[in-house]
Context: one part of a larger RNA
Molecule: small-subunit ribosomal RNA, 5' domain
Organism: Atopobacter phocae
RNA sequence: GGACGAACGCUGGCGGCGUGCCUAAUACAUGCAAGUCGAACGCAGUUUCAUUCACCGAGUGCUUGCACUCACCGAAUGGACUGAGUGGCGAACGGGUGAGUAACACGUGGGUAACCUGCCCAUCAGUGGGGGAUAACAGUCGGAAACGACUGCUAAUACCGCAUGAUUUUCAACACCGCAUGGUGAUGAAAUAAAAGACGGCUUUGCUGUCGCUGAUGGAUGGACCCGCGGCGUAUUAGCUAGUUGGUGAGGUAACGGCUCAGGAAGGCAAUGAUACGUAGCCGGCCUGAGAGGGUAAUCGGCCACAUUGGGACUGAGACACGGCCCAAACUCCUACGGGAGGCAGCAGUAGGGAAUCUUCCGCAAUGGACGAAAGUCUGACGGAGCAACGCCGCGUGAGUGAAGAAGGUUUUCGGAUCGUAAAACUCUGUUGUUAGAGAAGAACAACCUCUUGAGUAACUGUAAGAGGUCUGACGGUAUCUAACCAGAAAGCCACGGCUAACUACGUGCCAGCAGCCGCGGUAAUACGUAGGUGGCAAGCGUUGUCC
Numbered sequence: 001g002g003a004c005g006a007a008c009g010c011u012g013g014c015g016g017c018g019u020g021c022c023u024a025a026u027a028c029a030u031g032c033a034a035g036u037c038g039a040a041c042g043c044a045g046u047u048u049c050a051u052u053c054a055c056c057g058a059g060u061g062c063u064u065g066c067a068c069u070c071a072c073c074g075a076a077u078g079g080a081c082u083g084a085g086u087g088g089c090g091a092a093c094g095g096g097u098g099a100g101u102a103a104c105a106c107g108u109g110g111g112u113a114a115c116c117u118g119c120c121c122a123u124c125a126g127u128g129g130g131g132g133a134u135a136a137c138a139g140u141c142g143g144a145a146a147c148g149a150c151u152g153c154u155a156a157u158a159c160c161g162c163a164u165g166a167u168u169u170u171c172a173a174c175a176c177c178g179c180a181u182g183g184u185g186a187u188g189a190a191a192u193a194a195a196a197g198a199c200g201g202c203u204u205u206g207c208u209g210u211c212g213c214u215g216a217u218g219g220a221u222g223g224a225c226c227c228g229c230g231g232c233g234u235a236u237u238a239g240c241u242a243g244u245u246g247g248u249g250a251g252g253u254a255a256c257g258g259c260u261c262a263g264g265a266a267g268g269c270a271a272u273g274a275u276a277c278g279u280a281g282c283c284g285g286c287c288u289g290a291g292a293g294g295g296u297a298a299u300c301g302g303c304c305a306c307a308u309u310g311g312g313a314c315u316g317a318g319a320c321a322c323g324g325c326c327c328a329a330a331c332u333c334c335u336a337c338g339g340g341a342g343g344c345a346g347c348a349g350u351a352g353g354g355a356a357u358c359u360u361c362c363g364c365a366a367u368g369g370a371c372g373a374a375a376g377u378c379u380g381a382c383g384g385a386g387c388a389a390c391g392c393c394g395c396g397u398g399a400g401u402g403a404a405g406a407a408g409g410u411u412u413u414c415g416g417a418u419c420g421u422a423a424a425a426c427u428c429u430g431u432u433g434u435u436a437g438a439g440a441a442g443a444a445c446a447a448c449c450u451c452u453u454g455a456g457u458a459a460c461u462g463u464a465a466g467a468g469g470u471c472u473g474a475c476g477g478u479a480u481c482u483a484a485c486c487a488g489a490a491a492g493c494c495a496c497g498g499c500u501a502a503c504u505a506c507g508u509g510c511c512a513g514c515a516g517c518c519g520c521g522g523u524a525a526u527a528c529g530u531a532g533g534u535g536g537c538a539a540g541c542g543u544u545g546u547c548c
Base pairs, nucleotide, nucleotide: 001548002547003546004545006544007543008542009541010540013395014394015393016392017391018390019388020387021353026351027350028349030348031347032346035089036088037087040086041085043083044082045081046080047079049078050077051076052075053074057070058069059068060067061066096306097305098304106230107229108228109227110226111225112224115223116222120219121218122217123216124215125214126213127212128162130160131159137152138151139150140149141148142147168191169190170189171188172187174185175184176183177182197211198210199209200208201207202206232278233277234276239269240268241267244266245265248262249261250260251259281303282302283301284300285296286295287294288293308329309328310327311326312325331342332341333340334339359385361384362383363382367381368379369378370377371376398428399427400426401425408419409418410417411416433485434484435483436482437481438480442475447470448469449468450467451466452465453464454463492537493536494535495534496533497518498517499516503532504531505530506529507528513520514519
């Protein structure tokens, strides 16, 4: 000099864009953060909805077919809405944190003749025919609760057989290829498998469209495993190792492998630092530097690990799963003492710790995600607003004229000098501000309506592509623009001995104090304190801390 997720002191006008618990991976009140589908299914309830059936009576007023009052106000089917349940998909993403980890965790470059992959895309072949349950519900019972037990009923795209016999598996023989085990292709034989419907349209024993469902192959995406190289401190850590090292066989896995096991062998690593201990998430980056290098790992992006602590598996395409399950432990809460409930390192917020770090806000309008045919629902992701000079950038606090060099302050050799064109005064402007008015872009989709075209159909509906129209804004009456008004509201901080730009007076008298280094202060201190002046930076200026 530069930098900072900074803090502290004094000061503080506005805007834009960013950033904001670095400490206790401490404990958490409260609310929200993962649901969705009725076009998979059966129930229950509601309905000033539609249709059909049933009911359609009595009294009073009285204009004799109208008003009022009372009674009745039921059932079925369909629609809409709501509730829990079965079922499907999602919940493994998104969001947080950095504890652990010195490791194939990460980075980089390769490999898999050793692998998996839901949804998506392409292609091929199918979607036949049956069965038995169960939740919900009803009844009874247990329990303080959490939650259960028994009996009975019912449905499905839930579950289970049967059929079909495949680019699957095994065996046989063959061809081609290769990198030892092998890989690819086709042939034959044997064995084994699946499926589910829903919603429309029509000329309705059916045909057809869309969305699904099953099997197979390939792709895409995501993941798994293996290897080379690379990035830390200590030798005041020198030896470490028994599933340890390799082979055989078996098991296990999506898959290779001591991954696990059996029996046999005795190996393996290490001064090119094994092992141990300490420290630490890694990287793109960021800071600094001419570079080499050094430092760092906030925000943003990639990967990893974790979810009170430790262990375990289940489900699933995918987890050994933050807002799932089981066990153990600590802690907190409820209890009828028998037993139960919980997990903010999600967003806000609270306590605590600390030098120190924000709102218990608005919205799904945009982008993205889950589900759904769609409308749509959900989304503390996200988009926004709020707080904080925490940082960077921009703007302002006025401009011109103005010497009686005013008053006043300071100083003085008492002549003057200086603050100083500075002020006042006059003229002008109106950024910003105040008031009033106008007022965006961000909106494109999807959906609905109309039309066109392609493929297809017996035909329509529908489907695919395209065009036009309608509709949708949290921010927000915000940004921005226009008009009016008034110089009116808007400057501080540090320094002034040398380094280092900037000096005098008074007070103090080795005292009080200053100080980054040298050093100042003991009676004329440009070094302490105050004042005037001056220098520097400026909505900041200094100090402290850390890094180059």